[in-house]
Lysine riboswitch aptamer from uncultured Anaerotignum sp., 163 nucleotides, folded computationally.
The prediction has a mean pLDDT of 82.
The RNAcentral record of the sequence draws on MGnify.
The model forms 100% of the base pairs in the Rfam consensus.
């Protein structure tokens, strides 16, 4: 600089299943009896409301996101994750936080699982952090007569091979 390996290998995208949930929400009715809704607070504002707010409780109707199974494509092997600054954007309007989305930095993980803890989630899936086992891929010393085989120790992807 080029091709290139680790294998339940990493990602994105489409279809389609469950679950989400008979929930959220909208109607009708009862009850209440003054405030609700725009992420929280504070100010403000806009909109609805005694022709009855929230709230509860019956009833009829009745989803959707994110995440997950499964199949396809595509892109690839720091493939990708995850923590933390910065900026910028966005949640009616200012300020604080706290979220959404993009772009930077800087640390930290080689892959893949199993278990225990924390977090997130409707959730026991699944993700994600950490500890502590397995497994295996690479390279390095060291033994094994020798080998592209086997063991044992260690390391990390800015790594390993081949040209």
């Nucleotide at each position: 600089g080029u091709a290139g390996a680790g294998g339940u290998g990493c990602g994105u995208u489409u279809u389609u299943c469950a679950a989400g949930a008979g929930u959220a929400u909208c109607c009708g009715g009862g009850u209440g009896a003054a405030u609700a809704u725009c992420a929280u607070a504070a100010g403000g504002g806009a909109u609805a409301g005694a022709u009855g707010c929230a709230g509860c409780c019956c009833g009829u109707a009745a989803a959707a996101a994110g995440g997950g199974g499964a199949a396809a494509a595509c892109g690839c092997c720091g493939a990708a994750g995850a923590a933390g600054g910065a900026a910028a954007u966005u949640g009616c309007c200012u300020u604080a936080u706290c979220g959404u989305u993009u772009u930077u930095c800087u640390u930290c993980u080689g892959g893949u699982u199993g278990u225990g803890c924390a977090g997130u989630c409707a959730a026991u899936a699944g993700c994600u952090g950490u500890a502590u086992g397995a497994c295996u891929g690479u390279c390095a010393u060291u033994g094994g007569a020798a080998a592209u085989c086997c063991a044992a120790u260690g390391g990390a992807g800015c790594g390993c091979u081949a040209c």